Background: The RNA shown here (transfer RNA) has 73 nucleotides and comes from a Candidatus Woesearchaeota archaeon. Rfam family: tRNA. NCBI's taxonomy places the organism under Archaea, Nanobdellati, Candidatus Woesearchaeota. Its mean pLDDT, the model's own confidence on a scale to 100, is 82.
RNA sequence: GCCUCCGUAGCUCAGCUAGCAGAGUGCGAGACUUGUAAUCUCGAGGUCAUGGGUGCAAUUCCCAUCGGAGGCU
Numbered sequence: 001g002c003c004u005c006c007g008u009a010g011c012u013c014a015g016c017u018a019g020c021a022g023a024g025u026g027c028g029a030g031a032c033u034u035g036u037a038a039u040c041u042c043g044a045g046g047u048c049a050u051g052g053g054u055g056c057a058a059u060u061c062c063c064a065u066c067g068g069a070g071g072c073u
Base pairs, nucleotide, nucleotide: 001072002071003070004069005068006067007066010025011024012023013022019056027043028042029041030040031039049065050064051063052062053061
C1' cells in the first nucleotide's frame, strides 16, 4: 500500500433484505429472609463511531473519514 470483517446501554452481544432500539449481565428500588446470599418484580441507563448522500422515512442502503481485528504484498 491492497483486501475482508467489525464499531449498538457500564460490559458481552442481538437487531441491520428501511417504518417501536432490544437481550443477558451489571447498577438502583421493592418483595421474600431473624439477617445475608440466592430467587422474584419494577426502574434508570443509548448523539446505534463521525460526517455527507439517497429516500416520505436510515441503526439498517451508498460514499468518505476515524478506530479495532485478520489476511496479502